[in-house]
RNA sequence: AUUCGGUAAGGGCAAACUUGGGGAAACCUGAGGACGCAAAACUAAAGGGGCUAAGGUAUUUAUAACUACGCCAGCCAGUUACCGAA
Repeated sequence: AUUCGGUAAGGGCAAACUUGGGGAAACCUGAGGACGCAAAACUAAAGGGGCUAAGGUAUUUAUAACUACGCCAGCCAGUUACCGAA
């Protein structure tokens, strides 16, 4: 240094749920709370995949259909990082 690992050491993050706020929604965020995570750090048109559909399209009786430069990284992925017990 790389791979691999993290029941060693030092730590970190925070699911569901409750509640305040934002948003059309998906979802985001403050507080509480821990299911879990060896990257649960960063990257969202310009890797894939998924969610929502305000607005728009089209049809029209439409509560139905399509549409993302809106959203999800704790779906896969790319990039970067701590330690080195084994």
A computed fold for an 86-nucleotide RNA from Mesobacillus harenae, annotated as c-di-GMP-I riboswitch aptamer. Taxonomically the source falls in Mesobacillus (Bacteria, Bacillota, Bacilli, Caryophanales). Its Rfam family is "c-di-GMP-I riboswitch aptamer". Gene Ontology term of the family: cyclic-di-GMP binding. It was read from a public genome assembly, where an Rfam model found it.